Predicted 3D model of a 363-nucleotide RNA (Bacterial RNase P class A) from an uncultured Actinomycetes bacterium.
[in-house]
RNA sequence: AGAGUCGCCCGGAUCACCGCGUCAUGCAAAUGCCGAGGAAAGUCCGGACUUCACAGAGCAAGGUGGUGGGUAACGCCCACCUGGAGCAAUCCGCGGGAUUAGUGCAACAGAAAGCAAACCGCCAACAGCAAUGUUGGUAAGGGUGAAACGGCGGUGUAAGAGACCACCAGUAAUUGCAGCAAUGCAGUUAGCUAUGUAAACCCCACUUGGAGCAAGACCAGAAAGGCGAUGGGCUGCUCGCUCAAUUCGCCAGGUAGGUUGCUUGAAUCUGUAAGCAAUUGCAGAUCUAGAUGGAUGGUGAUCUUCUCGAUGUCGUGAAAGCGGAUAGAGAAACAGGAUCCGGCUUAUAGGGCGACUCUUCUU
Numbered sequence: 001a002g003a004g005u006c007g008c009c010c011g012g013a014u015c016a017c018c019g020c021g022u023c024a025u026g027c028a029a030a031u032g033c034c035g036a037g038g039a040a041a042g043u044c045c046g047g048a049c050u051u052c053a054c055a056g057a058g059c060a061a062g063g064u065g066g067u068g069g070g071u072a073a074c075g076c077c078c079a080c081c082u083g084g085a086g087c088a089a090u091c092c093g094c095g096g097g098a099u100u101a102g103u104g105c106a107a108c109a110g111a112a113a114g115c116a117a118a119c120c121g122c123c124a125a126c127a128g129c130a131a132u133g134u135u136g137g138u139a140a141g142g143g144u145g146a147a148a149c150g151g152c153g154g155u156g157u158a159a160g161a162g163a164c165c166a167c168c169a170g171u172a173a174u175u176g177c178a179g180c181a182a183u184g185c186a187g188u189u190a191g192c193u194a195u196g197u198a199a200a201c202c203c204c205a206c207u208u209g210g211a212g213c214a215a216g217a218c219c220a221g222a223a224a225g226g227c228g229a230u231g232g233g234c235u236g237c238u239c240g241c242u243c244a245a246u247u248c249g250c251c252a253g254g255u256a257g258g259u260u261g262c263u264u265g266a267a268u269c270u271g272u273a274a275g276c277a278a279u280u281g282c283a284g285a286u287c288u289a290g291a292u293g294g295a296u297g298g299u300g301a302u303c304u305u306c307u308c309g310a311u312g313u314c315g316u317g318a319a320a321g322c323g324g325a326u327a328g329a330g331a332a333a334c335a336g337g338a339u340c341c342g343g344c345u346u347a348u349a350g351g352g353c354g355a356c357u358c359u360u361c362u363u
Base pairs, nucleotide, nucleotide: 001359002358003357004356005355006354007353008352009351010350012303013302014301015300016299017298018297020035021034023032024031025030037334041345042344044343045342046341047340048339049212050211051210052209056239057238058237059236061208062207063206064205065204066080067079068078069077070076081095082093083092084091085090096203097202102201103200104197105196106195119142120141121138122137123136124135125134126133127132150168151167153165154164155163169193170192171190172189173188174187175186176185177184178183216260217259218258219257225251226250227249228248229247231243232242233241234240267286268285269284270283271282272281273280274279305331306330307329308328313324314323315322316321
């Protein structure tokens, strides 16, 4: 200097005038504090909280899937192991089990894709002048295919073949060492070597009540009943439990405004200790929307960032040109609460910071 990988931050600011909402003070006028996000989006997970309900069991259905930690919890986060990609920094993973529990699927090609199989070929015997034919053996060579019963070198054979031998790979059993563990490394034995797929059904291990702030509670207001049912609730089913006529279902009629839940939190920030880290302990500080036809906006000026950029100007040059500054012009992303919190996923103009990897050059 170039190419890359990972992480973090900002994403407009100041002033003036007018304007909006809660709360506090005030008789009032008015004054003061505060007033959207890193994702507020998606509604995909997990909870807090409320309720069914005084409290359950089983089945079904669903979720997760290497090990160990973190957390209120999780399908999240951290560290490690392992498979794969990459020179690497790093990144990706539906990461338990493949018939020894069982079922299914794998088009086409090919002789043959679950105890297989012989298209070409090789060998032997017989027949034949020969080409070739018949019978038997074979799976080493060739072909098809993503994949064809492990690879390579020999022995052996009529020709071959793990038929046998040495080496290698895989698998199974087993021993030692390291590690909490997943697992890794090293050794011994065994000719044991028949593909893949579970993000196919399934098996195994762990795990899960339902509904949701339009939950729920309180005040006000209203009038008109009729028909049906041994039923209603536990929000998939069964059992069990429980409630009861002021019950439940259908039709019809009337009233419908307000208070609360409602923001002090598994909260945020700073320092410190422990830990590889996620995070946790201790100390201190801070209080940051709470609306309900639904608030935070408008105008002007200056500045910041980005893009373009002068005929005038500076530098360089013989010139053309090149480079810099300035005047000036334009633009500024994704996008807005509604019970709250922890995550994940998606969108994002432009700018900045840090660490690491590789290549080249110079010292």